A computed fold for a 72-nucleotide RNA from Malawimonas jakobiformis, annotated as transfer RNA. RNAcentral holds the sequence, with entries from ENA. It matches the Rfam family "tRNA". Rfam classes the family as a transfer RNA. Taxonomically the source falls in Malawimonas (Eukaryota, Malawimonadea, Malawimonadida, Malawimonadidae).
RNA sequence: AGGUAAUUAACUCAAUGGUAGAGUAUCUCGUUUACACCGAGAAGGCUAAUGGUUCAAAUCCAUUAUUACCUA
Numbered sequence: 001a002g003g004u005a006a007u008u009a010a011c012u013c014a015a016u017g018g019u020a021g022a023g024u025a026u027c028u029c030g031u032u033u034a035c036a037c038c039g040a041g042a043a044g045g046c047u048a049a050u051g052g053u054u055c056a057a058a059u060c061c062a063u064u065a066u067u068a069c070c071u072a
Stems, first nucleotide, its partner, number of pairs: 001071007010024004018055001026042005048064005
């Protein structure tokens, strides 16, 4: 320099263009003499950024940023 892939909750990951979810972690309650386990809940996302297409975009398109890999 060229090419490919990824970016979503604190972490690991889902999600056919149509209300963004799970597990772990955190907090609260129950349980226990107490802690842990377990059970029931809660909080936590403007889906990396900007723009475009569309009635409607995490999803499609373009650019940018970061990371990883391949080629030279």